[in-house]
């Protein structure tokens, strides 16, 4: 330094005003805000993963899984810079990315302890 096993810790952000209405942080108008993990020239919208659901032989199988363009620099960027766009699970509730809930949960993964192999 690397592989295997075991344990520990950590691991998601964000809305106001006005209007209508019995009732809306959900609708309408105006104006805001947020962005998990790994890869790659630094990424919400490139590739992959997690988060959700179902089944069973219980750690595997299946299903579901959103959104980007233009210009510039450069050897290299849909990642940087400039500008313009777009998207956001499930359940609840007057229709929700921002409220409440499953969740003081789970998990991609990150760090670290120890044992052992080369």
């Nucleotide at each position: 330094u690397u592989g295997c096993g075991u344990g520990u810790u950590c691991a998601g952000g964000g809305c106001g005003a006005c209007g209508u209405g019995u009732g809306a942080u959900u609708c309408g108008u105006c104006g805001a805000c947020u962005g998990g993990c790994g890869g790659u020239a630094u990424a919400g919208c490139c590739c992959g993963c997690g988060c959700g659901c179902u089944g069973c032989u219980a750690g595997c199988a299946g299903c579901a899984u959103g959104a980007u363009c233009u210009g510039g620099u450069g050897a290299a960027a849909u990642u940087c810079c400039a500008g313009g766009g777009c998207c956001a699970a499930c359940g609840g509730u007057a229709a929700a990315g921002u409220c409440c809930g499953g969740a003081g949960g789970a998990a991609a993964g990150a760090a670290u302890c120890u044992u052992u192999u080369a």
This is a predicted structure of a 118-nucleotide RNA (FMN riboswitch aptamer (RFN element)). The sequence was found by an Rfam model in a public genome assembly. The coordinates come from a structure-prediction model, not an experiment, and the mean pLDDT is 82. Of the family's consensus pairs, 96% are formed in the model.